The RNA shown here (Glycine riboswitch aptamer) has 112 nucleotides and comes from uncultured Ideonella sp. NCBI's taxonomy places the organism under Bacteria, Pseudomonadota, Burkholderiales, Sphaerotilaceae, Ideonella. RNAcentral holds the sequence, with entries from MGnify. The prediction has a mean pLDDT of 81. The model forms 89% of the base pairs in the Rfam consensus.

[in-house]
RNA sequence: UCACUGGAGAGAGGCGGGUGAUGGUUUCACGACCAUGAGCCUGCCCACCGAAGGGGCAAGCGGCGCUCGGUACCACCGGCGCUGUCAAUCUCUCAGGUAAAGCGGACAGCGA
Numbered sequence: 001u002c003a004c005u006g007g008a009g010a011g012a013g014g015c016g017g018g019u020g021a022u023g024g025u026u027u028c029a030c031g032a033c034c035a036u037g038a039g040c041c042u043g044c045c046c047a048c049c050g051a052a053g054g055g056g057c058a059a060g061c062g063g064c065g066c067u068c069g070g071u072a073c074c075a076c077c078g079g080c081g082c083u084g085u086c087a088a089u090c091u092c093u094c095a096g097g098u099a100a101a102g103c104g105g106a107c108a109g110c111g112a
Base pairs, nucleotide, nucleotide: 001112002111004109005108006107011046013045014044015043016042017041018040019039022035023034024033025032026031047098048097049096053094054092055091056090060085061084062083063082064081065080066079068078069077070076
């Protein structure tokens, strides 16, 4: 990296829009109007989740500075301040997600 398997959490939330099957009325027909309306797509609002991705941080290892201490000076050590690098299943909740199914899924197992 590939394939297979397992794989959690959180509202079937509220208010709309689009599409849309069915029935009725009207029309010669095209069309128009009305009722109901699953599914799908989508906007906003509130509440939540953390295990795609993304952001943040520790010790450690360095750098610079100090009118501080060891020590009177250099070097060195310590202290203090700033700073570079720096992890996660921690944390943030940007993204993503929140009935079942499906999709996704960190991570793990077996195999190559």